[in-house]
């Protein structure tokens, strides 16, 4: 130094990078080696555990190129449990998830990009500041509908 092992930490558009592209240096020079850089912009979204899944995973902005490609993780989905609602209680059933029944309508509000300026780096590129904007889903908003089965208790 490499490989392996043990232990700890670690990932909501989140974490990582060996394809690819770009930069610097070197070579046996259009190819290869070494090192580095890029590799998702916000909004929204989490009851607990497990299973499945791993792509066709909510919404738009930018870009027209790589926000490509790859690995991993987190939702939705299914099961169990917990909790809410179905106008008192229990069980079941249905439905949802802590502003917690269904359907429809659909408000307000972004950041990056771009522009100006500054800082770091040989560079690719990274960071900070300033002014001005521009969404859609969605909601604790509005409307409509629903407000179960059996038993018990009370009036």
């Nucleotide at each position: 130094g490499c490989a392996g092992g043990a232990u700890g930490a670690a990932a909501a558009g989140c974490g990582c990078c060996a394809g690819a592209a770009c930069c610097a240096g070197g070579a046996g020079c259009u190819u290869c080696c070494u090192g580095g850089u890029u590799g998702a912009c916000g909004a929204g979204g989490a009851g607990a555990g497990g299973g499945a899944g791993g792509u066709u995973a909510u919404c738009g902005a930018a870009g027209u190129c790589u926000u490509c490609g790859g690995c991993g993780g987190a939702a939705a989905c299914c099961c169990u449990c917990c909790g809410g609602u179905g106008c008192g209680c229990c069980a079941c059933c249905a439905u949802c998830g802590a502003a917690a029944g269904g359907c429809a309508u659909g408000a307000a509000c972004a950041a990056a990009u771009a522009c100006c300026g500054c800082c770091g780096g040989c560079a690719a590129c990274g960071g900070c500041g300033g002014g001005g904007a521009c969404a859609g889903a969605u909601a604790a908003a509005u409307g409509c509908c629903a407000u179960g089965u059996g038993g018990c208790u009370g009036a």